[in-house]
């Protein structure tokens, strides 16, 4: 200098005015006299890295027993961190990549059941299509050597297929074949290193038995009670319905009608309980943020010092005008916090890797 991999940071800036909304202090008005309601003045705070999807995992809250078992679900390599996980760090065992680094649902397939289109002879207690064999045994021709079929023998070569019951060579044989043996693999075992997953080994054993799939059913270890801030708490008009005490009884009340008879309906009140409407509350001090020592490799832990950082409720965080410039992406909190996953203009920092050039 070109091309990458990796940890991260930051999301226009600055000023004027003018609203919106929390909160604190002072004030003025009201009546229902209170930690009130509405108003002015001053002070001060007022979206994110993802606020989003609502996919895990915990906090709180109510139902309620939630011990044990079943069923059903989730989670699977060790180990560790964590309030807790399906998160996250470090290691392992496997691919990719020249490298930095990247992805990985990665228990058990010698407990059972079961799948494997098409193709191909054969797809799991291997299998004879084509090819190879003519030792063995039958039949036939021939004087005989032989020759031809048939019984049959062969997984060495060929085809199919994602996959065909280890590979390469030598010996061996009719051809052949772990039939033998050496090498290579593969499993038991055993030492050794590791906490462990697991490696390594000039070690023994095994001719090879035990091929794939478990995101097929299964088995095995573990987790898992539901429903959620519209949870739930407290105040509490009214209506229906209740309860209690009181009054009234053939009267009385109410509609009809201009009045009367007449005809429908029909007991009043008060207090209690209830909880709709509708207030207040849960609601932000919190597994918090930041700085520093320390400890660990690392996720993180622990002491110490400091800071208070939005809290509405049809639901604020906005408009304008001036001025810089790199001309501003994806998006808007609604109980509250830890991952995660998806979006996303540009800017800028630290490690590292590769190539090419100089020196």
């Nucleotide at each position: 200098a070109g091309a990458g991999u990796u940890a991260g940071c930051u999301a226009g800036g600055c000023a004027a005015u003018c609203g919106c909304u929390g909160u604190a202090a002072a004030u003025a008005a009201u009546c229902u006299u209170g930690u009130a309601u509405u108003g002015u003045u001053u002070a001060u705070g007022g979206a994110g890295g993802a606020a989003a999807g609502u996919c895990c995992g915990g906090g709180c809250u109510c139902c309620a027993u939630a011990g044990g078992g079943c069923a059903a679900a989730g989670u699977g390599c060790c180990a560790g961190g964590u309030a807790a996980c399906g998160c996250c760090u470090g290691g392992g065992g496997g691919g990719c990549g020249u490298g930095a680094g990247c992805c990985u649902a990665c228990g058990g397939a010698a407990a059972g059941u079961g799948c494997a289109a098409c193709a191909g002879a054969g797809a799991a207690u291997a299998a004879a299509c084509c090819g190879c064999c003519g030792a063995a045994g039958u039949u036939a021709a021939g004087a005989a050597a032989u020759u031809a079929a048939c019984u049959g023998g062969u997984a060495a070569g060929g085809g199919u297929g994602a996959a065909a019951c280890g590979g390469u060579g030598c010996g061996g044989u009719a051809a052949g074949a772990g039939c033998g043996c050496a090498c290579c693999g593969c499993g038991c075992a055993g030492a050794u290193g590791g906490c462990a997953a697991c490696a390594u080994c000039u070690u023994g054993c095994g001719g090879c038995u035990a091929g794939g799939c478990a995101a097929a059913c299964c088995c095995c270890a573990c987790u898992u009670g539901g429903a959620g801030c519209a949870a739930g708490a407290c105040c509490a008009a009214a209506u229906a319905g209740g309860a209690a005490c009181c009054c009234a009884u053939u009267a009385g009340g109410c509609g009809u009608g201009g009045c009367c008879c007449g005809c429908g309906c029909u007991g009043g009140g008060u207090u209690c309980g209830g909880g709709u409407a509708g207030g207040u509350u849960g609601c932000u001090u919190g597994a918090g943020g930041c700085g520093u020592a320390c400890g660990g490799u690392g996720a993180c832990g622990u002491g110490c010092g400091u800071c208070c950082c939005a809290g509405a409720g049809g639901a604020a965080u906005g408009a304008u005008u001036g001025u810089c410039c790199a001309c501003g992406a994806c998006a808007g909190a609604a109980c509250c916090c830890g991952g995660c996953u998806u979006a996303c203009c540009g800017g800028c920092u630290g490690a590292c890797u590769c190539u090419u050039a100089c020196u």